Order: sequence, then structure tokens, then C1' cells
RNA sequence: CUCUUAUCAAGAGUGGCGGAGGGACUAGGCCCUGCGAUGCCCGGCAACCAACGAGUUCUAAACUUGGAAAGGUGCUAAUUCCUACAAAUUCGGUCUGAGAAUUUGGAAGAUAAGAG
Repeated sequence: CUCUUAUCAAGAGUGGCGGAGGGACUAGGCCCUGCGAUGCCCGGCAACCAACGAGUUCUAAACUUGGAAAGGUGCUAAUUCCUACAAAUUCGGUCUGAGAAUUUGGAAGAUAAGAG
């Protein structure tokens, strides 16, 4: 870097350093930010993997499940901040179209685990 599977509406500081932009990319919106953001450290949150217990099962493997958090990650403004593509419904409209709202799915992305 690519592929597969799972998850993405909950949760997490009135701390320290630092000193300018930041919220992934493009576009549009909407926000955060010298009352100090983004980032780093500490603290915290969660529970994917590992570890431990229970159950199913033909041992194994696998699957389901429970609590914990000393291990490997992750996360710690706003739903992944929202929209972008498709479908359905509704609104709107003389008609066609443009447009708006809601829902569902997809794409893209993030994270974990596995494979190449």
C1' cells in the first nucleotide's frame, strides 16, 4: 500500500508544555480558536486483540457470553460535525425540471483484528 471482517448516536480534565491556526482530502455549509485551539505529555474513557472465567460443541479448532483492565492498540468538541452518490416517501409546483425535508442504502474515511 491492497484485500477481508467488525464497529463508528454512548463515554472521556477547570492539569502541564507550547504559541497559530484547526475540524482527513475536494467543494459547499456550520463550527472551534490568544477566555490559548490543532499538536505533545500526563490524566481519563472504552473494551478491538491478548490474558482469565462460564456455556455450546466430537478432543482440537470455532462460536456465544461474563467480569476485570497490570499487556498491544485506539479514542478523548460537535453523529465520522453536516451535505455531496442512489432509492423511497412527503412538501412544493399549471406542467416538466430545478429545489427542500425525512428515512434507508452506498461511496469515502477512522479504528481494531487477520491476510497478501
Predicted 3D model of a 116-nucleotide RNA (SAM riboswitch aptamer (S box leader)) from Psychrobacillus soli.
The coordinates come from a structure-prediction model, not an experiment, and the mean pLDDT is 80.
The source organism's lineage runs through Bacteria, Bacillati, Bacilli, Caryophanales and Psychrobacillus.